[in-house]
c-di-AMP riboswitch aptamer (ydaO/yuaA leader) from Neobacillus niacini, 142 nucleotides, folded computationally. It was read from a public genome assembly, where an Rfam model found it. NCBI's taxonomy places the organism under Bacteria, Bacillati, Bacillota, Bacillaceae, Neobacillus. It matches the Rfam family "c-di-AMP riboswitch aptamer (ydaO/yuaA leader)". For this family Rfam cites "New RNA motifs suggest an expanded scope for riboswitches in bacterial genetic control" (Barrick et al., Proc Natl Acad Sci U S A, 2004). Rfam describes the family as follows. This family represents a conserved RNA structure found upstream of the ydaO and yuaA genes in Bacillus subtilis and related genes in other bacteria.
RNA sequence: AUUUCUAAAUCGCUGAGACCAAAUUGGUGCGGGGGACCCAUUCAUAUGGAUAGUAUAUCCAAGGGGUGAAUCCUUUAAAAGGUAGGGCUACUCAAUGGCCCGAAUCCGACAGCUAACCUCGUAAGCGUUAAUGAGAAGGAAG
Numbered sequence: 001a002u003u004u005c006u007a008a009a010u011c012g013c014u015g016a017g018a019c020c021a022a023a024u025u026g027g028u029g030c031g032g033g034g035g036a037c038c039c040a041u042u043c044a045u046a047u048g049g050a051u052a053g054u055a056u057a058u059c060c061a062a063g064g065g066g067u068g069a070a071u072c073c074u075u076u077a078a079a080a081g082g083u084a085g086g087g088c089u090a091c092u093c094a095a096u097g098g099c100c101c102g103a104a105u106c107c108g109a110c111a112g113c114u115a116a117c118c119u120c121g122u123a124a125g126c127g128u129u130a131a132u133g134a135g136a137a138g139g140a141a142g
Base pairs, nucleotide, nucleotide: 011127012126013125014124018028019027020026021025029122030121031120032119033118034117039112047061048060049059050058051057052056063110064107065106066105067104072082073081074080085101086100087099088098089097091135092134093133094132096130
């Protein structure tokens, strides 16, 4: 000096998921759900199975609904391809180029909007950098 691996810290990214105090919990902020009038919606059918045991309770599925960007189509033995939509590219914004995601899960026949009110969460997981235009901030020299 170069390359590889590991650990920690700083910095940064997705996301609501941060801060303060205390002494093991509370508050502030941020985020979600339920919930009137008014408004909107609709008018074929409305659950099935199992367990308990007599009027209901519990569990599973499923119609429907919620969180989320994560929806839909084609094809297949599996697996793939595309797509609505979403993210990153290190001061901010815009546009070009490039790199990615396009999941998962909860409620359990039930929920439109919704003031007051009620209630819940504050996790988890990771490591991108090319140049252009406009604007902002800072430094150095004189």